[in-house]
RNA sequence: GCCAGAGUAGCUCAGUGGUAGAGCAUCGCUUUCGUAAAGCGAGGGUCGUCGGUUCAAGUCCGAUCUCUGGCUCCA
Numbered sequence: 001g002c003c004a005g006a007g008u009a010g011c012u013c014a015g016u017g018g019u020a021g022a023g024c025a026u027c028g029c030u031u032u033c034g035u036a037a038a039g040c041g042a043g044g045g046u047c048g049u050c051g052g053u054u055c056a057a058g059u060c061c062g063a064u065c066u067c068u069g070g071c072u073c074c075a
Stems, first nucleotide, its partner, number of pairs: 001071007010024004018055001026042005048064005
């Protein structure tokens, strides 16, 4: 340099162009003599960045950044 994949909550990941979610974690409550477990609830998101298309974009298009893997060239 080229090709492919990935980027969404603290972590791991879902998400047919039409209200952004789950599990775990955190916090609160219930329960218990107490803890764990269990149950109920709450908080937590500029969906990597910038632009475009569209009535409407996490989703489609372009550019760009970072990470992973593969390939190639030079030394």

The RNA shown here (transfer RNA) has 75 nucleotides and comes from a Planctomycetota bacterium.
It matches the Rfam family "tRNA". It is annotated as a transfer RNA.
The organism belongs to Planctomycetota, within Bacteria.
Model confidence (mean pLDDT): 81 of 100.